Notes:
Model confidence (mean pLDDT): 76 of 100. Predicted 3D model of a 382-nucleotide RNA (Bacterial RNase P class A) from Actinophytocola xanthii. The sequence is in RNAcentral, with records from ENA and Rfam. The model forms 97% of the base pairs in the Rfam consensus. The source organism's lineage runs through Bacteria, Bacillati, Actinomycetota, Actinomycetes and Actinophytocola. The gene name in the source record is rnpB. It matches the Rfam family "Bacterial RNase P class A". Rfam classes the family as a ribozyme.
Order: sequence, then C1' cells, then structure tokens
RNA sequence: CGAGUCGGUCGGGCGGUCGCGGCGGGGUGACCCGUCGAGGAAAGUCCGGACUCCGAAGGGCAGGGUGGUUGCUAACGGCAACCCGGGGCGACCCGCGGGACAGUGCCACAGAAAACAGACCGCCUGGUGUGAUCCACCAGGUAAGGGUGAAACGGUGGUGUAAGAGACCACCAGCACCCCGGGUGACCGGGGUGGCUCGGUAAACCCCACCCGGAGCAAGGUCAAGAGGGAGCACCUCGGUGCUCCUGCGCAGGCGUUCGAGGGUUGCCCGCCCGAGCCUGCGGGUAGACCGCUAGAGCCUGUCGGUGACGGCAGGCCCAGAUGGAUGGCCGCCCCCCGGCACUGCCGGGGACAGGAUCCGGCUUACACGCCGACUCGUCCG
Repeated sequence: CGAGUCGGUCGGGCGGUCGCGGCGGGGUGACCCGUCGAGGAAAGUCCGGACUCCGAAGGGCAGGGUGGUUGCUAACGGCAACCCGGGGCGACCCGCGGGACAGUGCCACAGAAAACAGACCGCCUGGUGUGAUCCACCAGGUAAGGGUGAAACGGUGGUGUAAGAGACCACCAGCACCCCGGGUGACCGGGGUGGCUCGGUAAACCCCACCCGGAGCAAGGUCAAGAGGGAGCACCUCGGUGCUCCUGCGCAGGCGUUCGAGGGUUGCCCGCCCGAGCCUGCGGGUAGACCGCUAGAGCCUGUCGGUGACGGCAGGCCCAGAUGGAUGGCCGCCCCCCGGCACUGCCGGGGACAGGAUCCGGCUUACACGCCGACUCGUCCG
C1' cells in the first nucleotide's frame, strides 16, 4: 500500500429569540425567576423477571416451552468460556447440536429395485434349436462391472470360484463392548475383543430429561359524583317544596336460597373452596380527581477477584413522568458531505432511523456522514 476479519464509538456544536410539560420559589393577581425534560434503538411486543390482583394455585390427564457441557444471572429461548461437526490459506465465521438397535410413518423425480432389498444391461453354468467359442429361447446362479439417483446395504488389494460374493485373509473406515490415561464436564488420546457392516428423516408422530398456575398498570387501591328509594326536620295554599343523613338505580320475565342457582380453582376429570343471589330485555345515571408513578437487579469513576460473562468494595451523582398525552419552530456563526462558480473564498442543497406511557434484563429489526482499536493474508522496502 492492497484485500479482509472482529469489536467499539458518535448520532451535530455554540449563542439568541418565541413557545410547551414537571418540580421549587416569589407575587393579591396577570405573571415572573430558577431548574430538569426521550433513545441506542424509546420500535417489534418475541422471550425472561420485578410489581399487583385472582377466597394459596393439591393430584392426574392433556397442553406449551427448552435441548452439547460447565458457568454467569433475579430469571431467560440471553450471555461467556469450552467441546463436537461444517466452511475459510488465515484472522475468524456458521450450527433448531438429546434419542433413528422402543415403536409407527415418510423418502419426490429418475431407476428393475428405496430398506429385514433388488436381476434392466452385463457375467457364468446347464438344456433345446441337427453340429457350432456366434445367435435365439428356456431353467438356474451371480450384486464384481455398467446405468439411475441426494442416497443402491462398507473401501482397496488378494485368495477363492463356472462366474461371483466378508465366503475367507491383510490393511483402512465405521459401530458395539471392555480396559488404561487426561479433563469438574461435554469430550479427547491409546490398547484389546467382537459380529464382519446396521441408510436418511424427530423445524414427522413419538421417547427421554428439565421448566411452566392464570391475568396483566385499562394490574390494583382511595376519594368524590350520580339517577332512584328510605328516614328526619322546616315551611305552607295540605299537596308539594327545601335542607340533612343513609343506601347506591327503576320496571318486567326466568332460575335459585342447604334437595343450593351461580362462581373460583389453567383446558378436562377428581378433589377443595366461596355462596344468596344470578341471567335476559327495556329505561335512566356517573363516566372526575388522587395514589400506584418512577431512587432503580440505577448511572459514572476508581480498585480488587475471575480467561470471560460477571461479581465484591470505595467515592460521587439524581437522570421525563405527560393523560385533547410536553420535549418544538425560526435566526446567526461554526463542523461534515454533495454540486456549481471560481481559485481558496462565494452560492445552492443536504445531515439518518425514530420517539416515552409501570419498570428492568435480553433478543430481533431500522439507521445519513463519520471516527477509533485489535488482528489476519499478500506485495515491496529496511
């Protein structure tokens, strides 16, 4: 210098001005002052938790999820390190990575045959056609050769044979079992024995191990209001009006109150529990405020332990809480990119994706112009 691999970071800056939301302060008030005010993904809502409620959530069946090992973590389908398999010269990358001798199913097209195999061509033996090493037919043997396929029931060489075949032998590959050594473990290395060989697929059913109660901040709670009804008091034209308190609506129909409606308990069953109201129709009313709510598995810096994910300790910091849902617009200077004039200045354009709604840890997806670090390969020079 070229080509690449991995990881991180930034997400325009300063000033002015007009506005918006929260909090604090001042002012009788209009209003003024101070301070804080989106993100790395706030997104998708795909996992996991905190928190809240369900009249503790027991057993069985069904269902869902996860799937190499060891760790990290509040937990996880996340992360780290390692193992195995695959790819790359390499840095490094990829893997929905338990079980296919428990059982069942499936394996397109092509091909004769697709799974306790299979004679299409070929090869070999015998017979017949009068004889014939050639040809045709018949009976049989054969998986060594050809051809099909993603895959054809181990590979190479030899013995053997009519031709052949793990039929037998040597080596190799693979499988099962045993032993030794290393590792916490997945697993790795070595030795021996065996039958000689067993296809793939579990993001097909299934089997094994482990995990899972349900609903979700519109969770949940407090206060207020309300139509109608009841009670009391006061007034008066004796039927209403007004005030206060209690309850929380009225009408009709059906079912039901221990012979129990209805309901909770995950879908079903058992079991357990609550239980005097429940369902339908018509009419009417309130539909506001506050808490939950943001100080937290919190952020930053340093240090220690650990290969690492991460954890311990010390110091510092406070960082949105809206609900017709705030966080924006304009101007000036500067920065970066593009184009033009032109010759180092001017003009014009552009600066992403997006945006809180209970909170947190992840994953995934989107993202303009840039910046930084570590490493690999190649060429040249020293």